[in-house]
RNA sequence: CGCGCCGACCCGCUCAAUCGUGAAUCACGAACCGGGGACCCAGUGCACAUCGGGGUGAAUCCGCGAGCCCACGGCCCGCGGUAGGGCGUUCUUCCCGCCCGAAUCCGUCAGCUAACCCGGUAGGCGGUGUCGGAAGGAGUU
Numbered sequence: 001c002g003c004g005c006c007g008a009c010c011c012g013c014u015c016a017a018u019c020g021u022g023a024a025u026c027a028c029g030a031a032c033c034g035g036g037g038a039c040c041c042a043g044u045g046c047a048c049a050u051c052g053g054g055g056u057g058a059a060u061c062c063g064c065g066a067g068c069c070c071a072c073g074g075c076c077c078g079c080g081g082u083a084g085g086g087c088g089u090u091c092u093u094c095c096c097g098c099c100c101g102a103a104u105c106c107g108u109c110a111g112c113u114a115a116c117c118c119g120g121u122a123g124g125c126g127g128u129g130u131c132g133g134a135a136g137g138a139g140u141u
Base pairs, nucleotide, nucleotide: 010127011126012125013124014123018030019029020028021027022026031121032120033119034118035117036116041111052109053106054105055104056103061081062080063079064078065077067075068074069073084100085099086098087097088096090137091136092135093134094133095132
């Protein structure tokens, strides 16, 4: 000097997941978020069977190939795409670039829904860059 790894401070990203108070292993409050829950509206002939139904979330759907099973359907893996979603360090639009497109919960049960009721505030990541470009705002000094 270069590369890699670990830790701290700081800055930033995803997300509702932040802040404050106290006697501080916890509790409470604010804020944000999720669920349940009337009239009205929506839906609704009844029964049986099948792979019942529903929630959080952007995370749905399609094609091809393989495997498995209780086998004409379902599950799962790989590849390609896709509804949809995120980032590029104040906001909007456009361009350009890089990504995600999961997982899980309830337990036969829930449409909307005022009053009312019950909960959550986890986790996971990136970075020292002449911080992608252009236009237009807002705000501050």
This is a predicted structure of a 141-nucleotide RNA (c-di-AMP riboswitch aptamer (ydaO/yuaA leader)) from Micromonospora phytophila. Lineage of the source: Bacteria > Bacillati > Actinomycetota > Actinomycetes > Micromonospora.